Background:
The part of an RNA shown here (small-subunit ribosomal RNA, 3' major domain) has 472 nucleotides and comes from an uncultured bacterium.

Context: one part of a larger RNA
RNA sequence: UGACGGGUACCCGCACAAGCAGCGGAGCAUGUGGUUUAAUUCGACGCAACGCGAAAAACCUUACCAAGACUUGACAUGCAUAUGAAGUUAGUAGAAAUAUUAACGUCUUCGGACAUAUGUGCAGGUGGUGCAUGGUUGUCGUCAGCUCGUGUCGUGAGAUGUUGGGUUAAGUCCCGCAACGAGCGCAACCCUUAUGGAUAGUUGCUAAUAUUCAGUUAAGAACUCUAUUCAGACUGCCGUGGAUAACACGGAGGAAGGUGGGGAUGACGUCAAAUCAUCAUGCCCCUUACGUCUUGGGCUACACACGUGCUACAAUGGCUACUACAAAGAGAUGCAAGAUAGCAAUAUGGAGCUAAUCUCAAAAAAGUAGUCUCAGUUCGGAUUGUGGGCUGCAACCCGCCCACAUGAAGUUGGAGUUGCUAGUAAUCCCGAAUCAGAAUGUCGGGGUGAAUGCGUUCCCGGGUAUUGCACU
Numbered sequence: 001u002g003a004c005g006g007g008u009a010c011c012c013g014c015a016c017a018a019g020c021a022g023c024g025g026a027g028c029a030u031g032u033g034g035u036u037u038a039a040u041u042c043g044a045c046g047c048a049a050c051g052c053g054a055a056a057a058a059c060c061u062u063a064c065c066a067a068g069a070c071u072u073g074a075c076a077u078g079c080a081u082a083u084g085a086a087g088u089u090a091g092u093a094g095a096a097a098u099a100u101u102a103a104c105g106u107c108u109u110c111g112g113a114c115a116u117a118u119g120u121g122c123a124g125g126u127g128g129u130g131c132a133u134g135g136u137u138g139u140c141g142u143c144a145g146c147u148c149g150u151g152u153c154g155u156g157a158g159a160u161g162u163u164g165g166g167u168u169a170a171g172u173c174c175c176g177c178a179a180c181g182a183g184c185g186c187a188a189c190c191c192u193u194a195u196g197g198a199u200a201g202u203u204g205c206u207a208a209u210a211u212u213c214a215g216u217u218a219a220g221a222a223c224u225c226u227a228u229u230c231a232g233a234c235u236g237c238c239g240u241g242g243a244u245a246a247c248a249c250g251g252a253g254g255a256a257g258g259u260g261g262g263g264a265u266g267a268c269g270u271c272a273a274a275u276c277a278u279c280a281u282g283c284c285c286c287u288u289a290c291g292u293c294u295u296g297g298g299c300u301a302c303a304c305a306c307g308u309g310c311u312a313c314a315a316u317g318g319c320u321a322c323u324a325c326a327a328a329g330a331g332a333u334g335c336a337a338g339a340u341a342g343c344a345a346u347a348u349g350g351a352g353c354u355a356a357u358c359u360c361a362a363a364a365a366a367g368u369a370g371u372c373u374c375a376g377u378u379c380g381g382a383u384u385g386u387g388g389g390c391u392g393c394a395a396c397c398c399g400c401c402c403a404c405a406u407g408a409a410g411u412u413g414g415a416g417u418u419g420c421u422a423g424u425a426a427u428c429c430c431g432a433a434u435c436a437g438a439a440u441g442u443c444g445g446g447g448u449g450a451a452u453g454c455g456u457u458c459c460c461g462g463g464u465a466u467u468g469c470a471c472u
Stems, first nucleotide, its partner, number of pairs: 002471001004468002007466007015456002019420005026311008034302002042053002064297007073122001077121008087104007107112001124286002127284003133280002135275003138271001140269001145184006151160003164175003190263004195231007205220002209218002234257001237251005313413001317372006329360003334353002339348003379410001384405007426448007
C1' cells in the first nucleotide's frame, strides 16, 4: 500500500421489511448426478453447471458401440510412369459400403484438362494439454470507480491530487484545500416508445356525395395509419429552503417533469473462471489407424437423488351454444382461401399472393344464455387398449396428431426457498427461429390488469472514510 475483522461511522440495492404469486408434496416434460450397458459420445459443477453448448438425436446429424470394408486415403497440392474421357442405364452377390458383368457414351485447338492405377513428398485426427496460447464469453456490476503528467511532502516503500463540508443515480456538481491539469469509466451523442407540425396518399383510410351484401365501386386527401423530416423537456419559468452555490421540495404551463419509460452500450481489473468439440494455434501423440466408408444399435436405459418447467387439485370453476375486441411476424422446394368428403386428425382440389393487396388467421381470457351443486365429482387428466391420419427410403427400439374406450395420483403441499415496485406481478392467447416431421423450451407480440412500500434494527451483496492487525 492492500486484503481481512462475529471493529466503528455513513450510504445504496426486491437485501430485509410491507404485500402478491410461486417452488418444495402429486402426475408428466426436460436437464443433471448415480446406477446399468457392447455403447449409454463429449463438455459445463456455489452464486456465475443442471429446458446449459443443443435455434430441433428415427437414418443423417454423431463425435460412442458391434459387425463388414478401405489404406496417398472421404478432402488439398506437387512430381514420375502407364492407361483411359468423364459418365449414364440395367443385371447379379451383399445389410449397405462395395465387388462384378453388359449396353450406351468415348472431350481435345493434340499443348492439355479430367479420371484411374502404381510409387513418393503428404493428407487426416470432435486424440491430449484452456495450467503453453489467440479469439470469444461469464462474473463482481451498469457497481462508481481505476489511473496518469507536472508540482509538492517523505531517507524510502509511498502520500497528495481522489481527502474535507454539502449534493447527486453517478469521482454528478458546488465550495474549500499544495496542488494544477488530463485520460479510461458516469452522463450525453444511437435505436425504440409517448405529443404535434410539414411532405406524401397506395395495396392503407372514409367525414361529406352517389352506390353496395361488404370501403364493394366511383369519389375524396379531412380523419386513422404508414415513413421521411422538423419541433418539443432545458430545473427553462414562479415560490420556499440552502452558504448569494450546487441542489432539494412545492407550483404553473405542458402529450410528457426533473435521467419521461424501455433497449443497446460493461472502465482498470478479479476468479491459472469457461471454451484446444465453433474457429485458429505451440508442443505431445496415432499413421493398414486414435484416419476414412457403410449397415444396425446407442445418445431415448432406470431401485433412486436434485434442478428448471407444464398441468392440476376446482364454482372468481367445468361443460354447451351464441357473440365482440389485438399487436408483432412468416410465406415460392412456400403460405394456401372459398368449395367437397370425413365426428375429427386430415384428404381432394386449387382462387389469390414475390405480400399495407392474397394466405397462415380462429385471437383467447372477457360478454350473453343454459346446465352442473361441493362429490375424488360433468374436477383432474396420467396410464393403457382398439381403430385411424400426417411427415418421411424408413416411425419396432424411438415421432406428432385424431376418435372411441380406460380413467391413476392429486382435496393447496414440512423444514426451507424464489420472483416481482406499474402497464410491473399475476393471468390470457398470438407469432417466429430451428425445422421433412417432431416444444410444456427459447426469443418476440399484444389483451385483461392488481396489492404493498411504516422504514433501515436485523440477514445478503456492494461503495466510501476510519481503526485494529500475528497476513501481503
Model confidence (mean pLDDT): 85 of 100.